[in-house]
């Protein structure tokens, strides 16, 4: 230099056009003399950034940034 993949909650990841989800973690409650475990619930996201397509974009196209891999 060329090509490909990835970027979504504190962490690990799903979701591939129609209001953003799970597990773990955090917080509250129940239970216990108390702790742990267990059960119930709550909160937490302008989906890496800009532009485009669309009635509608995390999702499709494009550019940039970061990371990873391959080729030279």
């Nucleotide at each position: 230099g060329c090509c490909a993949g990835c970027a979504u909650a504190g962490c690990u990841c799903a979701g591939g056009g129609g209001u953003a989800g799970a597990g773990c973690a955090a917080c509250u409650c129940u239970u216990u003399c108390g702790u742990a475990a267990a059960g119930a619930g709550u909160a937490g996201g302008u989906c890496a950034a800009g532009g485009g397509u669309u009635c509608g974009a995390a999702u499709c196209c494009u550019u940039u940034u970061g990371c990873u891999g391959g080729c030279u």
Molecule: transfer RNA
Organism: Candidatus Nealsonbacteria bacterium